[in-house]
RNA sequence: AAUUAAUGUAAAGCGCCAGGACUGCAGAUCAGGACGUUUUUAUCUGCAGUUGACGAGGUGGAGGUUCAUCGAGAUCAUUCGGCGGAUACCUCCCGGUUGCCGACAUUUCAACCGACUGUUUCUGUGCUAAACCGUAGAGGCGACUCUUCGUCCAACGCGCAGGGACAAAAUGUUC
Numbered sequence: 001a002a003u004u005a006a007u008g009u010a011a012a013g014c015g016c017c018a019g020g021a022c023u024g025c026a027g028a029u030c031a032g033g034a035c036g037u038u039u040u041u042a043u044c045u046g047c048a049g050u051u052g053a054c055g056a057g058g059u060g061g062a063g064g065u066u067c068a069u070c071g072a073g074a075u076c077a078u079u080c081g082g083c084g085g086a087u088a089c090c091u092c093c094c095g096g097u098u099g100c101c102g103a104c105a106u107u108u109c110a111a112c113c114g115a116c117u118g119u120u121u122c123u124g125u126g127c128u129a130a131a132c133c134g135u136a137g138a139g140g141c142g143a144c145u146c147u148u149c150g151u152c153c154a155a156c157g158c159g160c161a162g163g164g165a166c167a168a169a170a171u172g173u174u175c
Stems, first nucleotide, its partner, number of pairs: 014084004019080001020051010031040001054071003060093006094114006102174007118166009133150002136147004
């Protein structure tokens, strides 16, 4: 140094990098410059590196599946491409919500919720955005990386408040 084993730490725009792009070193080739030496541009090869998602949001249990929500940004776009994962989605189970025209309970059915909660629609309002950009530094030959300070701007969901429309049956008890 490599390999194996054990232990610990570390996460969801999260982790990794055999493509691509870029950087350095070495070599080769074409073209140009009056000749030579040598050098430059471009291309190719090898080795070693760099880059490769900015936040918001999202977890009942088990299993399955794969481009699993929302915007911001910017060189007009590599936040490309690939792999893995992930709170998404589906099925079942558990526990619940709603189903008006008196109330309660149970069962079936329908649509939903995971401590919220039936479907749909309207109005108002709230939900610290971060990066980018600029500033001040540090590391590296370089591509780039890290830290600090400052300013601005979201969307979806969801919360709160107030309206509209729509939404089954059976049995029992009671009034």